Annotation
Predicted 3D model of a 346-nucleotide RNA (Bacterial RNase P class A) from a Pseudomonadota bacterium. It is recorded under the gene name rnpB. Rfam family: Bacterial RNase P class A. Rfam describes the family as follows. Ribonuclease P (RNase P) is a ubiquitous endoribonuclease, found in archaea, bacteria and eukarya as well as chloroplasts and mitochondria. The family's RNA type in Rfam is ribozyme. Of the family's consensus pairs, 90% are formed in the model. The prediction has a mean pLDDT of 77.
RNA sequence: GAAGAAGGCCAGACCGUCGCUGGUGCGAUCGCCGAAAGGCGGCACUGGAGGAAGGUCCGGACUGCACAGGGCAGCGUAGCAGGUAACACCUGUCCGCCGUGAGGCGAGGAUCAGAGCAACAGAGACGAGUCGCGCCACCGUCCGCAAGGGCGGUGUCGCGGGUGAAACGGGCAAUCUCUACGCGCAGCAACACCAAAUAGGCCAGCGUCGAUGUGGCUCCGCGGAGCUGGCGGGUAGGUGGCACCGAGCCGUGCGAGCGAUCCACGGCCCAGAUGAAUGACGGUCACGCGCGACCGGCUCCGGCCGGCCGCGUGCACAGAAUCCGGCCUAUCGGCCUCCUUCACAU
Numbered sequence: 001g002a003a004g005a006a007g008g009c010c011a012g013a014c015c016g017u018c019g020c021u022g023g024u025g026c027g028a029u030c031g032c033c034g035a036a037a038g039g040c041g042g043c044a045c046u047g048g049a050g051g052a053a054g055g056u057c058c059g060g061a062c063u064g065c066a067c068a069g070g071g072c073a074g075c076g077u078a079g080c081a082g083g084u085a086a087c088a089c090c091u092g093u094c095c096g097c098c099g100u101g102a103g104g105c106g107a108g109g110a111u112c113a114g115a116g117c118a119a120c121a122g123a124g125a126c127g128a129g130u131c132g133c134g135c136c137a138c139c140g141u142c143c144g145c146a147a148g149g150g151c152g153g154u155g156u157c158g159c160g161g162g163u164g165a166a167a168c169g170g171g172c173a174a175u176c177u178c179u180a181c182g183c184g185c186a187g188c189a190a191c192a193c194c195a196a197a198u199a200g201g202c203c204a205g206c207g208u209c210g211a212u213g214u215g216g217c218u219c220c221g222c223g224g225a226g227c228u229g230g231c232g233g234g235u236a237g238g239u240g241g242c243a244c245c246g247a248g249c250c251g252u253g254c255g256a257g258c259g260a261u262c263c264a265c266g267g268c269c270c271a272g273a274u275g276a277a278u279g280a281c282g283g284u285c286a287c288g289c290g291c292g293a294c295c296g297g298c299u300c301c302g303g304c305c306g307g308c309c310g311c312g313u314g315c316a317c318a319g320a321a322u323c324c325g326g327c328c329u330a331u332c333g334g335c336c337u338c339c340u341u342c343a344c345a346u
Stems, first nucleotide, its partner, number of pairs: 001342004006337005012285007020048007030041004050317001054328002057326005062187004074183005079093005094108001095106004109178002114176002116172002131160004136155008191240004201231006213222003248268006255262002287314006294307005
C1' cells in the first nucleotide's frame, strides 16, 4: 500500500424569529363546553424521538379470571458450564463444517423401544430377499433299445459384473416417536373508578269512586289507563392505569471474573399524546456529490491525483402510544480500536 476479519461510536453544530405539546409555579375564583363526571382557556420557567421508536418473533413486569395434588394431551427447548427477573437471548468452551488466515456457521440428546422415508439409475431401495452364473438333489417333458442327454421348474450351497450417496448394512429424529426440562388462560381495546339519554327490571304512592294530559282552566267540558317518586345493573361519555426511585441513566474503580455479568462509590431524574406534540423559516459553519476557474505533481500526451475558490444540489432508514430485556429486518455517509493475508522497502 492492497484486500479483508472482529468490535464500538456518530446520525449535522450554533444563533435568531414564529409555532406545537407535557410538567411546575403564579393568577382572575373569572370565562367557555357538558345533565353530570370532567375538560379547555392566560403568564413565567422548564422537558420534548430512535439506534432501530419498525416487525410483533421470543422472554418478563403489571392486570383480570382460573387454580388441592398428580398424571394424560398440547406447545416449546436440547453438547457442557455459566450469566440473567426471565428467555428460543448473552458469554466461555468442546465437537463438526467452511475459510490460506483473522474468523464465520451449526434445530450438535437418543436409531440395541417401535414406526415411517430416500429422486435418478438399477433385477432389486428399507419389505426382505432378488438378477445372472456354477455344482448337486428332486419333479415335469422330449430324444434314445439302453447308458445317458436336451429343455423348463423348485430347493440347498457357492460365486459375481453392473447401477447407485447407500445393496441384511448403514443413513435421516428439520417425519412420527422416546428421554430430560419448562409452560394455567387472556391481554392496557387488560383492568379499576365516575356516570347520562332511551328502553327494560324492582319497590312505594296515586288512579276506571276517572288520575296524568288537555280547552283562559277553582266550576264546567273533552278524553279514557296509566302517572309520579325512588333504587339497582349495563351502554355512550369521562378519569385513572400512564411515565413511574425504576430489572432506571451517567461516570469512577490498576474492584471480582477469561467473558457475559456482578459489586462498591459518586452524581442525575430524562418525552408522554389519544383527530395523537417533538416543527417551519432565515443566517453562519461542517460533510457528501456534480460542474467550472486557478495552483502543484506525474504522464505512455488520452489524461490522472492532490489542494483551494465559486455555484448548484443533497443529507439515509424511519418516527414513541402500558413499560422493560432480547432477536430479526431497514439504513446516505463518516469515524475509532484491534487483528489477518499478500506485495514492497529497510